[in-house]
Model confidence (mean pLDDT): 83 of 100. Transfer RNA from Westerdykella ornata, 72 nucleotides, folded computationally. The sequence is in RNAcentral, with records from ENA and Rfam.
RNA sequence: GACCGGCUGGCGCAAUGGUAGCGCGUGGCCCUCCUAAGGCCAAGGUUGCAGGUUCGAGUCCUGCGUCGGUCG
Numbered sequence: 001g002a003c004c005g006g007c008u009g010g011c012g013c014a015a016u017g018g019u020a021g022c023g024c025g026u027g028g029c030c031c032u033c034c035u036a037a038g039g040c041c042a043a044g045g046u047u048g049c050a051g052g053u054u055c056g057a058g059u060c061c062u063g064c065g066u067c068g069g070u071c072g
Base pairs, nucleotide, nucleotide: 001071002070003069004068005067006066007065010024011023012022013021018055026042027041028040029039030038048064049063050062051061052060
């Protein structure tokens, strides 16, 4: 330098172009003599950045950034 893949709550990951979810973690409550386990509820995301297409973009297109890989 060329090409391929990843980037989404604190962490790990989902999501036919149509309400962004799950697990863990965190907070509260229940249960218990106490703790653990178990049960219920809640908070937490400008979906890496900037544009474009579309009635509508996490998803499609372009550029950039960053991480990993293949080739030279």

Description: The source organism's lineage runs through Eukaryota, Opisthokonta, dothideomyceta, Sporormiaceae and Westerdykella.